[in-house]
RNA sequence: AUAUUUCUUCGGGGCAGGGUGCAAUUCCCUACCGGCGGUGAAAGUCCGCGACUCCCUUUCGAGGGACUGAACCGGUGGAAUUCCGGUGCCGACGGUGAGAGUCCGGAUGGUAGAAGAAGUGU
Numbered sequence: 001a002u003a004u005u006u007c008u009u010c011g012g013g014g015c016a017g018g019g020u021g022c023a024a025u026u027c028c029c030u031a032c033c034g035g036c037g038g039u040g041a042a043a044g045u046c047c048g049c050g051a052c053u054c055c056c057u058u059u060c061g062a063g064g065g066a067c068u069g070a071a072c073c074g075g076u077g078g079a080a081u082u083c084c085g086g087u088g089c090c091g092a093c094g095g096u097g098a099g100a101g102u103c104c105g106g107a108u109g110g111u112a113g114a115a116g117a118a119g120u121g122u
Stems, first nucleotide, its partner, number of pairs: 001122010017029003031102002033091002035049004044089002053066005071087005093105003
């Protein structure tokens, strides 16, 4: 340095202002937010993964499968659907006096993964 095993820690943000209404952070105007790895240079919208939901298996630790949203134009450059400018678009389930990306809940959970420690092999 690299492979692998075990362990530890970390690991998701956001309705300010106004309108209608008996009632809305849920509707309307406007505002705000953007997990992880990759990619010739930085990505919510490219490629892939995770989360939610559903199904199957299980030695109950977990394993497998299904499902899985949304971008264009111009500029710079050797290189950018990632930067800069402009204009868009997207966002699980359950709850609620009224419909939720932003409130409450499952969740003091789980996960992609990140960092570190120790052991072993090369």